About this RNA: Bacterial RNase P class A from a Chloroflexota bacterium, 370 nucleotides, folded computationally. The model forms 96% of the base pairs in the Rfam consensus. It was read from a public genome assembly, where an Rfam model found it.
[in-house]
RNA sequence: CCAGGGGGCCGGACGGCCGCCGGCGGCGUGCGGCAACGCGCGCAGCGGGAGGAAAGUCCGAACUUCGCCGGACAGGGUGCCGGCUAACGGCCGGGCGGCGCGAGCCGACGGAUAGCGCAACAGAAACAUACCGCCCGGGCUCCGGCCCGCGGCAAGGGUGAAAUGGUGCGGUAAGAGCGCACCGGCGUCCUGGUAACAGGGCGGCCGUGCAAACCCCACCCGAAGCAAGGGCGAAUAGGGGAGCGCAUGGGGUGUCCGGCCCCGCUCCCGGGUAGCCUGCUCGAGACGGCGGGUAACCGCCGUCCUAGAUGGAUGGCCGUCGCCGCCCCCCGGGGCGGUACAGAAUUCGGCUUACAGGCCCCCUGGCAAG
Repeated sequence: CCAGGGGGCCGGACGGCCGCCGGCGGCGUGCGGCAACGCGCGCAGCGGGAGGAAAGUCCGAACUUCGCCGGACAGGGUGCCGGCUAACGGCCGGGCGGCGCGAGCCGACGGAUAGCGCAACAGAAACAUACCGCCCGGGCUCCGGCCCGCGGCAAGGGUGAAAUGGUGCGGUAAGAGCGCACCGGCGUCCUGGUAACAGGGCGGCCGUGCAAACCCCACCCGAAGCAAGGGCGAAUAGGGGAGCGCAUGGGGUGUCCGGCCCCGCUCCCGGGUAGCCUGCUCGAGACGGCGGGUAACCGCCGUCCUAGAUGGAUGGCCGUCGCCGCCCCCCGGGGCGGUACAGAAUUCGGCUUACAGGCCCCCUGGCAAG
């Protein structure tokens, strides 16, 4: 210098003018109150006001309400081992497998001798098999071969994603773990490791794959969500109760008479709606230092308070500068364009996804030079 791998961080700056949300104290003013003061309105002032993902709402929790003696079934989820954590499907470390020359990256990575099932096409056979073929014996022969055997075999060919350990040597009529060596796998024992697992010894190897299919095993899970939940509470309409009036009225009971009920007035009571308050932002908090731990993380000390809207504020315009791209140039500079993804809504811990432009650290491979 080129090509890559891993991790961390920033994600515009300053100024002016006009606004928006909420806080604090001040002044003025209205109402209530003896007052202290409270509530409302207005004015100017001071200080605060989005993110690394606020997003998707995919996991896990806090909190709240409902249900609940406890457990099981159903249903859902997780799935190598150890650790971290309030918890997790997250994170850290390790093991194993795969990929990469490498730095590194990726992995639902328990169980197929519990059962049930599937294995398309091809193929003889996909749980028990022989199509081509090899060998032996007998017979026939036109010497090419053909036929027969409840014969032997599974080496070679062929099919397939996969053919029942692989390669080699020996062995045999031909073959075969039939024997042996190495590799693989299973069982058992020993050693190391907390464990996953690794290494070694012994035993020829009755046996395929599939469980983000059913299933089995182990562990976890009550449901709904801040529009949760709690409080205050009109106007109007309607409900309940008590009293008065009860009539000469009106309505209903199909009509008439009688009876009954309703319609009136006064007082009291409770429920819901609009609206308002609360929950609401101080919390598994943030930053810094020290210490423990490989790390995730934890402990101690110090400092700090950092949005709370509710049709939903956090904005608009201008100037200067920064950054990026293109063009011009008298090499001082100038002109034009762009400056992402996105927008809190109870709060945290994660994951995933989006992102103009840029910065820092560590590492790998290659080339050249010293």

About this RNA:
Rfam family: Bacterial RNase P class A. Rfam's curators write: Ribonuclease P (RNase P) is a ubiquitous endoribonuclease, found in archaea, bacteria and eukarya as well as chloroplasts and mitochondria. The organism belongs to Chloroflexota, within Bacteria.